[in-house]
Context: one part of a larger RNA
RNA sequence: UUGGGCGUAAAGAGCGUGUAGGUGGAUUUGUAAGUCAGAUGUGAAAGCCCUCGGCUCAACCGAGGAGGUGCAUUUGAUACUGCAAAACUAGAGUUCGAGAGAGGAAAGCGGGAUUCCUGGUGUAGAGGUGAAAUUCGUAGAUAUCAGGAGGAACACCUGUGGCGAAGGCGGCUUUCUGGCUCGAUACUGACACUGAGACGCGAAAGCGUGGGGAGCAAACAGGAUUAGAUACCCUGGUAGUCCACGCCGUAAACGAUGGAUACUAGGCGUAAGAGGUAUUCACUCCUUUUGUGCCGAAGGUAACCCAUUAAGUAUCCCGCCUGGGGAGUACGGUCGCAAGAUUAAAACUC
Numbered sequence: 001u002u003g004g005g006c007g008u009a010a011a012g013a014g015c016g017u018g019u020a021g022g023u024g025g026a027u028u029u030g031u032a033a034g035u036c037a038g039a040u041g042u043g044a045a046a047g048c049c050c051u052c053g054g055c056u057c058a059a060c061c062g063a064g065g066a067g068g069u070g071c072a073u074u075u076g077a078u079a080c081u082g083c084a085a086a087a088c089u090a091g092a093g094u095u096c097g098a099g100a101g102a103g104g105a106a107a108g109c110g111g112g113a114u115u116c117c118u119g120g121u122g123u124a125g126a127g128g129u130g131a132a133a134u135u136c137g138u139a140g141a142u143a144u145c146a147g148g149a150g151g152a153a154c155a156c157c158u159g160u161g162g163c164g165a166a167g168g169c170g171g172c173u174u175u176c177u178g179g180c181u182c183g184a185u186a187c188u189g190a191c192a193c194u195g196a197g198a199c200g201c202g203a204a205a206g207c208g209u210g211g212g213g214a215g216c217a218a219a220c221a222g223g224a225u226u227a228g229a230u231a232c233c234c235u236g237g238u239a240g241u242c243c244a245c246g247c248c249g250u251a252a253a254c255g256a257u258g259g260a261u262a263c264u265a266g267g268c269g270u271a272a273g274a275g276g277u278a279u280u281c282a283c284u285c286c287u288u289u290u291g292u293g294c295c296g297a298a299g300g301u302a303a304c305c306c307a308u309u310a311a312g313u314a315u316c317c318c319g320c321c322u323g324g325g326g327a328g329u330a331c332g333g334u335c336g337c338a339a340g341a342u343u344a345a346a347a348c349u350c
Stems, first nucleotide, its partner, number of pairs: 003322004007304002012318001014201004021194003025088001027086005033081002035077008049065006091191001092188003095184005103177007110154001115149007125136002162169002206247006215241002220236004258317006266295011299306002323350003332343004
């Protein structure tokens, strides 16, 4: 490189927007670049292949013939691809009317609980555990009542429920704002799909500056346990967790399953719509679209299992893999305040 692959064996980038590029619906006409056919020229000799001949045979050698992917010129063909022009509406988008939603950002508000402070009642214990102890308490704790402060999280509703590209999102109200679904008409007329680089977003932890600090809690201290116990258990407790701004750019960032389109038995739920039938209305029943689950046929799979939300049948585009270790390491580059991230070998060894 060809090939074969990527749910679990090595392998889908954490996710998106999008440039170049690649690919691209249906009709007509033109063109003839790709494509196909013919002709001419070239494609050295030797070699390979075929025939004949010469060394006693053979290897070897001589003669003749055939063949030669290709390239150039030229003459044609026009189904497909390309290009040009015109016209189309099934892809895509716009418009109108509805709908659901923890989608995002900012501001304000609320109740419950924990902790702390003040005061009242009250007295000897409380706390904690497998059992204890460290710890708190006669300077009045725990318990209980009233008042106050402050921070964080939002019980029930809550649901293999919803929304979001992913990370993720959950008290209530307001403002601003993104996407999605359904129904209907008209319009644009291929405007599409994917996407190397690039740019943006990206849990937790961590970092910088300034705030905040109730609870929890790495580190740390003490008490236990134990042969030991740098742990599990207990009592404390600082960073951190929270806010603002700026970095970091990684996760079992998982559906371990890239995106788009088309096709291929069904059954049972659930969420959001739309239409219809019967009915006084509703529940119900039927049809249909979109999302989300379970089971299952054909088919696939090494098996497990997947199965209209495919891992089935096909097409297009991107990413990635190529025995284990060395190693996601070294060196170099890029990025970062740092931690480190990213790109990424070889010797050697089995």